[in-house]
């Protein structure tokens, strides 16, 4: 100094004037929009419905421990694959079954294109053989593809081929270390030796009742306790769908008529903050402190001045001065723990390369 990985903090600050909203008898007495509030993708709390009873369909995760209310979420590891690396990416199951692997190729659960060899016949002959042909043995050499009978190197054959044999891989079956474990070495016997793909159908194991703040509850007030048409117990209703059960007893559709208020939910919480302690860690436990919007067409604002922070010009060795613009994504709306995207400034350690001491 370039170029790459993974992480973290912060989102202005103070002062004066004025404005809003909430507590509180009242107040400038205290507060008052994020790290993502966004998405609306998980998972919960609460609320109601209510046999959330059974099954059918459907869906969702899937390597191991672990840590949380839970989660499709963190953590740490264990295998695999990428990269030089730091890292990042994935992760039940192909002996339960079935599908496909285009084209090329002789062939993609099967064979012989070029091609080595044998025995016959036939023709030449230098008499060593060569040629074709028919039949037979090969899959060892070429060749096609992404992939073609596990690799080298030797026996052994008419040529060959785990036909056999030594070393290596993977494979299985026992013994056997280390771990809590996914794994991860050791060793013995076995010639047992054909793949990819389940973001292919499937199979397995473990989960899953819905519907939401427009849920839900009180209170005032008003109208038409209208009207027709149809089911109707062998029936209809009943919070996603369809069977069964199980509770209730009307219930479906059309036209008209009130009503649209006002409180509650609503913000003390699986809260936040320091501190020890225990864990590799996520985090768990104990003890102190703290209250940190609640709005309701919807508050959290507006001027001014300094000061910080980034850019850009000018002086300056350098600190630093002056003088101009700027400050990015974007606002709560029940509440919480993720997760995904937006996005401005700085920090930190790490890895590779190159130079210089």
């Nucleotide at each position: 100094u370039g170029g790459g990985a993974a992480g973290c903090u912060c989102a202005g600050a103070u002062g004066u004037u004025c404005g809003c909203u909430g507590c509180u008898a009242a107040a400038u007495g205290c507060a008052g929009a994020g790290g993502a509030a966004a998405g609306u993708c998980c998972g919960g709390a609460c609320a109601c419905c209510a046999c959330a009873g059974g099954g059918c369909g459907g869906g969702a995760u899937a390597c191991u421990u672990c840590c949380u209310a839970a989660c499709g979420g963190g953590a740490a590891g264990c295998u695999g694959c990428a990269g030089c690396a730091a890292u990042g990416c994935a992760g039940a199951g192909c002996c339960a079954g079935c599908u496909c692997c285009a084209c090329a190729g002789a062939a993609a659960c099967a064979a012989a294109c070029c091609g080595c060899c044998g025995c016959u016949u036939u023709g030449c002959u230098a008499c060593g053989g060569c040629a074709a042909a028919a039949c037979g043995g090969c899959a060892a050499g070429g060749g096609u593809g992404a992939a073609a009978u596990g690799g080298c190197g030797g026996u052994g054959u008419a040529a060959g081929a785990g036909a056999c044999c030594a070393c290596c891989g993977g494979u299985g079956u026992c013994u056997u270390u280390g771990g809590c474990g996914a794994c991860a070495g050791a060793g013995a016997c076995a010639g047992c030796c054909a793949g990819g793909a389940a973001a292919g159908c499937c199979u397995u194991a473990u989960c899953c009742g819905g519907u939401g703040c427009a849920a839900u509850g009180c209170c005032a007030a008003a109208u038409a306790g209208g009207a027709a048409a149809g089911c109707a117990a062998u029936g209809a209703u009943g919070u996603g769908g369809c069977c069964c059960g199980c509770a209730u007893c009307g219930c479906u559709u059309u036209c008209g008529g009130g009503u649209a208020g006002g409180c509650a939910g609503c913000u003390u919480g699986a809260g936040c903050u320091g501190u020890u302690u225990u864990g590799u860690g996520a985090a768990a436990a104990a003890c102190a402190g703290c209250c940190c919007a609640g709005a309701g067409g919807g508050a959290u604002g507006a001027a001014c001045a300094u000061c910080a922070c980034u850019u850009c010009c000018g002086g300056g060795a350098a600190a630093c001065c002056g003088g101009a613009a700027g400050c990015a994504c974007a606002g709560a709306a029940u509440c919480c723990g993720g997760c995904u995207u937006a996005c401005g400034a700085g920090c930190u350690u790490c890895c590779c390369a190159u130079u210089u001491u």
Molecule: Bacterial RNase P class A
Organism: Candidatus Cloacimonadota bacterium